A computed fold for a 1545-nucleotide RNA from an uncultured prokaryote, annotated as small-subunit ribosomal RNA. The prediction has a mean pLDDT of 83.
RNA sequence: GAUUAGAGUUUGAUCCUGGCUCAGGACGAACGUUGGCGGCGUGCCUUACACAUGCAAGUCGUACGCGAAUGGGGAAAUCCAGCUUGCUGGGUGACCCCUAGUAGCGUGGCGUACGGGAGCGUAACACGUGAGGAACCUGCCUCGGAGUGGGGAAUAACCCCGAGAAAUCGGGGCUAAUUCCGCAUAAUGCAGCGGCUCCGCAUGGAGACAGUUGUUAAAGGUCGCCUCUGCUUGCAAGCGAUCGCUUCGAGAUGGUCUCGCGGCCUAUCAGCUAGUUGGUGAGGUAACGGCUCACCAAGGCAUCGACGGGUAGCUGGUCUGAGAGGGUGAUCGGCCUCAUUGGGACUGAGACACGGCCCAGACUCCUACGGGAGGCAGCAGUGAGGAAUCUUGCGCAAUGGGCGAAAGCCUGACGCAGCGACGCCGCGUGAGGGAUGAAGGCCUUCGGGUUGUAAACCUCUGUCAGGAGGGAAGAACCCGGUGGCGGCUAAUAGCUGUCACCGCUGACGGUACCUCCAGAGGAAGCACCGGCUAACUCCGUGCCAGCAGCCGCGGUAAGACGGAGGGUGCAAACGUUGUCCGGAAUCACUGGGCGUAAAGGGCGCGUAGGCGGACUUGUAAGUCAGGAGUGAAAACUCGGGGCUCAACCCCGAGCCUGCUUCUGAAACUGCAAGACUAGAGAAUGGUAGAGGGCGGCAGAAUUCCCCGUGUAGAGGUGAAAUGCGUAGAUAUAGGAAGGAACACCAGUGGCGAAGGCGACUUACUGGACCAAUACUGACACUGAGGUGCGAAAGCGUGGGGAGCAAACAGGAUUAGAUACCCUGGUAGUCCACGCCGUAAACGAUGAGUGCUGGUUGUUGGGGGUAUAGACUCCUCCGGUAACGAAGCUAACGCGAUAAGCACUCCGCCUGGGGAGUACGACCGCAAGGUUAAAACUCAAAGGAAUUGACGGGGGCCCGCACAAGCGGUGGAGCAUGUGGUUUAAUUCGAUGCAACGCGAAGAACCUUACCUGCCUUUGACAUCCUUCGAAUCUUAUAGAGAUAUAGGAGCGCCCUUCGGGGAACGGAGAGACAGGUGCUGCAUGGUCGUCAGCUCGUGUCGUGAGAUGUUGGGUUAAGUCCCGCAACGAGCGCAACCCUUGUCCUUAGUUGCCAGCGGAUAAUGCCGGGGACUCUAGGGAGACUGCCGGUGUCAAACCGGAGGAAGGUGGGGAUGACGUCAAGUCAUCAUGGCCCUUACGUCCAGGGCUACACACGUGCUACAAUGGCCGGUACAAAGCGCUGCCAACUCGCGAGAGUGCGCUAAUCGCAAAAAGCCGGUCUAAGUUCGGAUUGCAGUCUGCAACUCGACUGCAUGAAGCCGGAAUCGCUAGUAAUCGUGGAUCAGCUACGCCAUGGUGAAUACGUUCCCGGGCCUUGUACACACCGCCCGUCACGCCAUGGAAGCUGGGAGCAUCCGAAGUUCGUGUCCCAACCCGCAAGGGAGGGAGCGACCUAAGGUGAGCUCGGUGACUGGGGCGAAGUCGUAACAAGGUAACCGUAAAU
Repeated sequence: GAUUAGAGUUUGAUCCUGGCUCAGGACGAACGUUGGCGGCGUGCCUUACACAUGCAAGUCGUACGCGAAUGGGGAAAUCCAGCUUGCUGGGUGACCCCUAGUAGCGUGGCGUACGGGAGCGUAACACGUGAGGAACCUGCCUCGGAGUGGGGAAUAACCCCGAGAAAUCGGGGCUAAUUCCGCAUAAUGCAGCGGCUCCGCAUGGAGACAGUUGUUAAAGGUCGCCUCUGCUUGCAAGCGAUCGCUUCGAGAUGGUCUCGCGGCCUAUCAGCUAGUUGGUGAGGUAACGGCUCACCAAGGCAUCGACGGGUAGCUGGUCUGAGAGGGUGAUCGGCCUCAUUGGGACUGAGACACGGCCCAGACUCCUACGGGAGGCAGCAGUGAGGAAUCUUGCGCAAUGGGCGAAAGCCUGACGCAGCGACGCCGCGUGAGGGAUGAAGGCCUUCGGGUUGUAAACCUCUGUCAGGAGGGAAGAACCCGGUGGCGGCUAAUAGCUGUCACCGCUGACGGUACCUCCAGAGGAAGCACCGGCUAACUCCGUGCCAGCAGCCGCGGUAAGACGGAGGGUGCAAACGUUGUCCGGAAUCACUGGGCGUAAAGGGCGCGUAGGCGGACUUGUAAGUCAGGAGUGAAAACUCGGGGCUCAACCCCGAGCCUGCUUCUGAAACUGCAAGACUAGAGAAUGGUAGAGGGCGGCAGAAUUCCCCGUGUAGAGGUGAAAUGCGUAGAUAUAGGAAGGAACACCAGUGGCGAAGGCGACUUACUGGACCAAUACUGACACUGAGGUGCGAAAGCGUGGGGAGCAAACAGGAUUAGAUACCCUGGUAGUCCACGCCGUAAACGAUGAGUGCUGGUUGUUGGGGGUAUAGACUCCUCCGGUAACGAAGCUAACGCGAUAAGCACUCCGCCUGGGGAGUACGACCGCAAGGUUAAAACUCAAAGGAAUUGACGGGGGCCCGCACAAGCGGUGGAGCAUGUGGUUUAAUUCGAUGCAACGCGAAGAACCUUACCUGCCUUUGACAUCCUUCGAAUCUUAUAGAGAUAUAGGAGCGCCCUUCGGGGAACGGAGAGACAGGUGCUGCAUGGUCGUCAGCUCGUGUCGUGAGAUGUUGGGUUAAGUCCCGCAACGAGCGCAACCCUUGUCCUUAGUUGCCAGCGGAUAAUGCCGGGGACUCUAGGGAGACUGCCGGUGUCAAACCGGAGGAAGGUGGGGAUGACGUCAAGUCAUCAUGGCCCUUACGUCCAGGGCUACACACGUGCUACAAUGGCCGGUACAAAGCGCUGCCAACUCGCGAGAGUGCGCUAAUCGCAAAAAGCCGGUCUAAGUUCGGAUUGCAGUCUGCAACUCGACUGCAUGAAGCCGGAAUCGCUAGUAAUCGUGGAUCAGCUACGCCAUGGUGAAUACGUUCCCGGGCCUUGUACACACCGCCCGUCACGCCAUGGAAGCUGGGAGCAUCCGAAGUUCGUGUCCCAACCCGCAAGGGAGGGAGCGACCUAAGGUGAGCUCGGUGACUGGGGCGAAGUCGUAACAAGGUAACCGUAAAU
């Protein structure tokens, strides 16, 4: 100085763990839609696949030889034509000159090893960084020293001949040089020898000796000049300049070699290595070296990862990130490697050589088939591949390179242009005003809102593009000219150097830039809008079509699909896909964890390693400080500057966190030395103990055997049976045998490292603790590999075998029962020896050390106090338990025996499943164990805790829940509802409790919604418009009717200017609309059923969901009240308030009442009167556990009692919270949406809802004597009545009819109450019970009783004699029983429903059980909440994968065969110019060809290794919609579950 962001998703909710996903940035990108301009960059990431065509490396005539063509000129000769000895014209044209010593060919020199491309190979000194070379080379270049003398030889081109299709080659001949070869000279060169000085790092290095011996060079070209020399008058061998050449030294540059350190994965690669490691000697190289070879030795590397396998060019950098890191290695720069594949060398300063050579392989091309040619991973370009990557452009003007003395030539390096929105940056597509908030679109609650100042319109501007004109910088060299100053020289010639001026040179390009012109004119899209994440509505669709990054949307009202309107974001782009980093602290160095989430090894011993008490001294490796070198440039950051800005470019500084080196410091770590005792060990004395292995031995019990006694069962279970027993069991008594295990003691007691260890006992043996302290002197801790121990089961061999008991058999249970239960029963369990090596081997907690409050037990030992002693109390050390402070923890919990605070070392984890599986390896006799993946698949899996719900969990409590009772249902007949069936239709709804005498408090028509048939279409009903007519009443005809047709009567009301207009009603017409019991109760309102407790405020506790309160002890009908309590209060519900009923008082007294008084009657409150009573209906009183006693916690309350009409809520009713069941209802009503519109609307007639093999619910009547029938007789309450109730009277057996008083009701009527009571009869019978059914005859209502009404009379007289399993109601004025009334209603199917009184019981010990509920608690894998969840086989489909007889391909090595080119070596048959000998011939030296040898690429063969592909069949795994079989797990999951092992299926 800079710097750190999260979110969604597991749950009903919570916290945590943990994965998945998103928001950011980036890209050599690609794809989709769209596309105005410019600048700067950038562009085959795939096939190091194949390449047509052109170009990419040449140059030098101042090194050298040869040397055209073409054209022009001259011209001998010749031909033709005309004129004719000749001339003229035309053609051919030897030869000569010019073109030209040019083009070209070749020799020679330099270059071609640079520049350019690519990333195959390479895990390596390849790269990076830092060192070293006392072990090296270096053309061109620079500086310095010395030299450049004198000879010789060959060869190409060329000429001739020949071979060949071609490429090209062979033979002969000539020739030059800066070509080649000797000789001379030469040193501070090189080599040998000798001694000297200095230095270093071991080998060694440097220097000097004017030491000595030997040895090694060269090439000339061009230009100028004549002073010297020589010839001569101008040249040269002379002089000079310049370019070269040779040699030596030095430098620079470039290269080469060596070393330290650094940077990938894999141990399912653990051992590798014979030139391997070293030595001696030799060879080779520029140089060191096993680099190569001979001999000798046996070494070298490796868990700090050798060897092997896979992958990969490395780096500066670049992307990301706060950083540390992670990813990456395009463009630019450095290094390396490669150039069709493999091998090889040659030349050269430099190569084992991209555009060179040789060979081999593959491929392509040419061919006359004999043979040849080629290598774009240079620039363009083509094909192929691919999602994908450009022009066969211009120029050498600039920069740079090669050659050249130079001009110059060459240069696909490079500079430019072209193509591509591929990226970054910049600009524009207009600006200001403009409300009638236009039109249109969209939405709408129909009012309006929005698009929207947006547009139109007005006023302006002029970037970019367009047109016109002007117009740069990039240019300085070179060269030429002029001038100045130098050098050479005798020279003012000349040559040459340098400076100044002038001239010449531009691919881009008439480009950048500038000016003018015109005119808003030519220039906006893409994605998104459920949450994350900015942005919302309508329509369409209807789990379809589709979307989706994650969660998830879509099954008829989708803000999530598709379209539209609107909005949001970015913008010449925007999205998508892919990849990388980030977020991810999700591999954690910074910066994580392991009791229960994934994770402590089963436990010891111990190696390597890591780590280590306290003191002193030294050292300086780590560490720290300062200096030096290096850390290339570019990049990055900062500060400036240049393009109008920016991107981009330039300059300066920083940075480059590193490495090396020097100096210093000495605290800490290390190292060295010495000394210490607190860690550790050790000697002495004690102690406890199921510690271990070997042996001996005891008693109880089971079983078997023997012998008695004894007789019919015994055993076993939920209940049984199999099995045992009259051949004598079981039982009982005595005796004997054998095996295994050790009751009581026994204990959150002891011992052991863990596994584990339990009668008693001899000897053997390991460890621990305590007490005192001699001694050693850090000897300690941990511990990868290693090694040992290691329950049960299992395996091998041999014993043993009482009991128990896998497997197995039988019996039960069961739908089944390969189980649970029972009867038997073999391995096994036991012993010895040897294997196995695993367990929920658990404290689910690795070992060690230190530190950090307390309390209480228990065990071993010691000390103190106390005592006569034993106790007791205090205390120290070692174990083992319980509770808890701080602290920790996600919570649960842990808490000196830590899961606290720290340190050391080891092991282990990184989402779930696949899977502790496959393959490989190791171990094992086997079973199997250890190590240990991937494909694929899911968005979770999981821990702890919370609230509920549930449990064939527990506790407490309540309820006609059971029990105790009474009466029923279920059986009969009938009524009624439902299901089912039937039907043209049997309209629709209600379906466990909580549908089924329910909607329906009235289906013959109507109702009516259903069916059949006949009609109708603005409609049966509402509003508006036009027109006609009053309305209305009535007749006739047709028809089943709706309706249709025709006729008659009637002409009203209001206003009027008398023409007419208006209101009501009716007809006709047009359209807006009406209408729908059509659908959706899962879109809704409203209403309603069921269940009984539900919450809030503040406070407190908890990270939180939540808890507390509301739990606890009592009590209650009650969350009622009391007490206690981190709670204190409050609300809804409970209770009370309300209605009714029960007692009394008061007020009032008609229609009610009549005691007393009076009157009247046959009799009656009938009358006068009265308010006393009853009653009516207003008001009030009364009951509150108030009083007494007891119990209880001095409470609440309960029990008993008194008084009282009533006593503990007096009885009954109304009332009924938060919520639950997507409960019911769209058919009461209302209503969103959808649907129908000459019909799914409307009207009418008839039919149906009333059907009937059957099943169920609810009722009525019965089955009789507590009864039936007959006769007589008594007592209610509550209601209802004018389209009504109907008295009395008459008629009828009766239902009823006739007539008619009264009453709009405390007045009159319905109205008789019935059971009861009294008397009589019936006498146990299918009856004098019972009344169904049927026949006949009637009554009433009603247009109408056939389908299909009720009632009456006579006759008929069915089933039924109390009801199986099962089941319902009721706790007192209740059940039971008896009538009465009302609603609906013409009538009625009412036996229903609602109300009302009369008579009037029995029983409750009690809460074990059934059902339902409440509270607390417990478990849970449930939360759609047990009608839950969930497991496995099988069947079907799809996917990936293992095994597999085999088949097939790649890779690397081994062995062996063959062996091209080539280097090296050998040889010297053949050949050869220079040098030597020789007169010569010839010989020698040397070289070549050939041949041979070693090595060796490619290739062949063989046996194996390794990695893939494929494979009939087969194994398991994953996923899939509503399949099959069972029910394993979760609750005590109905046999607790789980781990290891074995066996069966």